[in-house]
RNA sequence: GCGGCCGUGGUCUAGUCUGGAAGGAUGGCGGCCUUCCACGCCGCAGAUCCCGGGUUCAAAUCCCGGCGGCCGCA
Numbered sequence: 001g002c003g004g005c006c007g008u009g010g011u012c013u014a015g016u017c018u019g020g021a022a023g024g025a026u027g028g029c030g031g032c033c034u035u036c037c038a039c040g041c042c043g044c045a046g047a048u049c050c051c052g053g054g055u056u057c058a059a060a061u062c063c064c065g066g067c068g069g070c071c072g073c074a
Base pairs, nucleotide, nucleotide: 001073002072003071004070005069006068007067010026011025012024013023020057028044029043030042031041032040050066051065052064053063054062
């Protein structure tokens, strides 16, 4: 230099093919339970979906460019 895959709460990730209310686990906070803690149960908060642009009534999803990571080729 070329090609492929990946980037979503603090962490791990589903959803992307086939556009239509961003979900789960874990972690955090509060409550119930307990003499207390843990476990368990309930609730709450936390995401410009890597960045910019385009298409569209509507984009995490499709298209273009860029950045970063991993792998392969040279």
Predicted 3D model of a 74-nucleotide RNA (transfer RNA) from Infirmifilum sp. NZ. The coordinates come from a structure-prediction model, not an experiment, and the mean pLDDT is 83. RNAcentral records the identical sequence in 3 taxa.